[in-house]
RNAcentral holds the full RNA, with entries from MGnify. A computed fold for a 572-nucleotide part of an RNA from a soil metagenome, annotated as large-subunit ribosomal RNA, domain V. Its Rfam family is "Bacterial large subunit ribosomal RNA". Its family is annotated with structural constituent of ribosome and ribosome in the Gene Ontology.
Context: one part of a larger RNA
RNA sequence: CCAGUGGGAAGUGAAGACCCCGUGAAACUUUACUGUAGCUUGUUGCUGUGAUGCAAAUUCUGUUGUGCAGCGUAGGUAGGAGCUGUCGAGGCCUGAUCGUUAGGUUAGGUGGAGGCAAUUAUGAGACACUACCCUACGGAGCUUGCAUUGCUCACUAUAGAAAUAUAGGACACCGGCAGGCGGACAGUUUGGCUGGGGUGGCACCCUGUCGAAAAAGUAUCGACAGGGCCCAAUGGUUGACUCAACCCGGUCAGAAAUCGGGUGUGGAGUGCAAGAGCAAAAGUCAGCCUGAUUGGGCAUACAUUAAGACUAUGUCCAAAAACGAAAGUUUGGUCUAGCGAUCCUCUAAUUCUCCUUGAUGGGGGCUAGAGGUGACCGAAAAGUUACUCCGGGGAUAACAGAGUUGUCGCGCCUGAGAGUUCUUAUCGACGGCGCGGUUUGCUACAUCGAUGUCGGCUCUUCCUAUCCUGGUCGUGCAGCAGCGGCCAAGGGUGUGGGUGUUCACCAAUUAAAAGGGAUCGUGAGCUGGGUUCAGAACGUUGUGAGACAGUUUGUUUAAUAUCUACUGGAAA
Numbered sequence: 001c002c003a004g005u006g007g008g009a010a011g012u013g014a015a016g017a018c019c020c021c022g023u024g025a026a027a028c029u030u031u032a033c034u035g036u037a038g039c040u041u042g043u044u045g046c047u048g049u050g051a052u053g054c055a056a057a058u059u060c061u062g063u064u065g066u067g068c069a070g071c072g073u074a075g076g077u078a079g080g081a082g083c084u085g086u087c088g089a090g091g092c093c094u095g096a097u098c099g100u101u102a103g104g105u106u107a108g109g110u111g112g113a114g115g116c117a118a119u120u121a122u123g124a125g126a127c128a129c130u131a132c133c134c135u136a137c138g139g140a141g142c143u144u145g146c147a148u149u150g151c152u153c154a155c156u157a158u159a160g161a162a163a164u165a166u167a168g169g170a171c172a173c174c175g176g177c178a179g180g181c182g183g184a185c186a187g188u189u190u191g192g193c194u195g196g197g198g199u200g201g202c203a204c205c206c207u208g209u210c211g212a213a214a215a216a217g218u219a220u221c222g223a224c225a226g227g228g229c230c231c232a233a234u235g236g237u238u239g240a241c242u243c244a245a246c247c248c249g250g251u252c253a254g255a256a257a258u259c260g261g262g263u264g265u266g267g268a269g270u271g272c273a274a275g276a277g278c279a280a281a282a283g284u285c286a287g288c289c290u291g292a293u294u295g296g297g298c299a300u301a302c303a304u305u306a307a308g309a310c311u312a313u314g315u316c317c318a319a320a321a322a323c324g325a326a327a328g329u330u331u332g333g334u335c336u337a338g339c340g341a342u343c344c345u346c347u348a349a350u351u352c353u354c355c356u357u358g359a360u361g362g363g364g365g366c367u368a369g370a371g372g373u374g375a376c377c378g379a380a381a382a383g384u385u386a387c388u389c390c391g392g393g394g395a396u397a398a399c400a401g402a403g404u405u406g407u408c409g410c411g412c413c414u415g416a417g418a419g420u421u422c423u424u425a426u427c428g429a430c431g432g433c434g435c436g437g438u439u440u441g442c443u444a445c446a447u448c449g450a451u452g453u454c455g456g457c458u459c460u461u462c463c464u465a466u467c468c469u470g471g472u473c474g475u476g477c478a479g480c481a482g483c484g485g486c487c488a489a490g491g492g493u494g495u496g497g498g499u500g501u502u503c504a505c506c507a508a509u510u511a512a513a514a515g516g517g518a519u520c521g522u523g524a525g526c527u528g529g530g531u532u533c534a535g536a537a538c539g540u541u542g543u544g545a546g547a548c549a550g551u552u553u554g555u556u557u558a559a560u561a562u563c564u565a566c567u568g569g570a571a572a
Base pairs, nucleotide, nucleotide: 001569002568003567004566005565007564008563009562012558019393020392021391022390024389025388026385027384028383029382032188033187034186035185036184038181039180040179041178042177043176044175045174048151049150050149051148052147053146054145055144056143058141059140060139061138062137063136065134075133076132077131078130079129082116083115084114091110092109093108094107095106096105097104098103155168156167157166158165159164191204192202193201200221205227206226207225208224209223210222228376229271230333231332235289236288237287238286239285240284241283243267245263246262247261248260249259269278270277272338274336275335276334293319294318295317296316297315298314299313300312301311308377321330322329323328344371345370346369347368348367351365352364353363354362355361400447401445402443403442404441406440408436409435410434411433412432413431417427418426454529455527456526457525459521460518461517462516463515464514467492468491469490470487471486472485473484474483475482495507496506497505535553536552537551538550539548540547541546
């Protein structure tokens, strides 16, 4: 230099499609949120006119009213000394109606002159008379509504060139307002932490102890426990008292009931977790009370080397109080947990202001309290995507590597025991110490502007912890055959069946059918059965879109080799 082969350049190709992240996108779903079309119901406008029934309001008229005492069935208030009667009074007869069964009211007939008030009883005095009203009921008129049923003039349909005719008819159509249904359609949301994400949990707001390394502070999905209240007394004050436990004594009475005596630094109690505190008390009992009150200032913790809100606590001033003889104490509970912005609504009490009115009425504000956001400094909020997309990440998972080696594999020490006896021919519990880096984990260090992922085929090399073949030692080695150890990696370690299988199982052989490494060697060498896209189906699951280390079928394996490496050849 020529022709080849494809081991390497974690080779070229494509800002990884898996995974996570983004207060990214899109499509789809629904009993997510909020809306919209549409449908529907009511009402109203277009919209006129009658009848009947029922209901309501109003006007006129008629009736209606025993608590006890009492001539008796007294509705209320006011005026009030007379009212009524031949235009037919009391009485009697017949009928109607109300009724608390006492009686009241009224129509007709008969009859022919009176009848009823003021005085006694009563809270109230005459249906003698008049006026206005209340309770309950009847009749008439008028207005409105509802139901049923007519009419024709709006309006509608058909026919007609039109006038009109027929049919429907105040319905329907078309509008306004309000309610309901409403993934048919639209816009969005669908939290965070996290030894990847999801599932789980809350370590998302507070308290105590430890961790915390003797000032303060200090992290983890660190350890152990708690809070989201309860209490009108379990609060304030004044006074008095001493608890738990044990010993002794004592009727029923016993180990334990109540009683007496003694010892008793707290071993009790304190509303509730823990820590701290407390004995003439902060515990127990009793009296009186409401300081668990109002207004204001400052400080501490929350809270960070900057600045705050809320909350909790301390301290001081002022007001008005409680208890106490007084000194004093008291702004809840012995202390540390028991909690919540803006907007909106409600409550309380003055008050300020705007609009309006004859009066009134309506709106807004100042102050205080309540209603809640626990993702707890507080958006009003469900899912699916394997049909997917974009921006990023080796800040973060799956393969492979690295680290580690619990697990795994292989040794060593000890030697309880088995082995008739006898630890070590052989096996070896409970324990101890290692080696390896072929299992599975853990970590998340390299790689997400990509190092092609299981198994098989092909081909090469290495290790030895040796399956066979070789040499040798021990034996519970007579021999044959074995069992165990030492040296040894030269060579060998095969063929089949079903399974994608590695593995495992099975069959017949064999001297033997050993185990591993090389990016679980090897896809710019092959295959593509498995896994792991899009289509489809079954089972299960989900309301659904869809999902499933469940199953089944299907499914593009790129490239003319630059360098290097190797093979064969040629030339000098």
Its mean pLDDT, the model's own confidence on a scale to 100, is 81.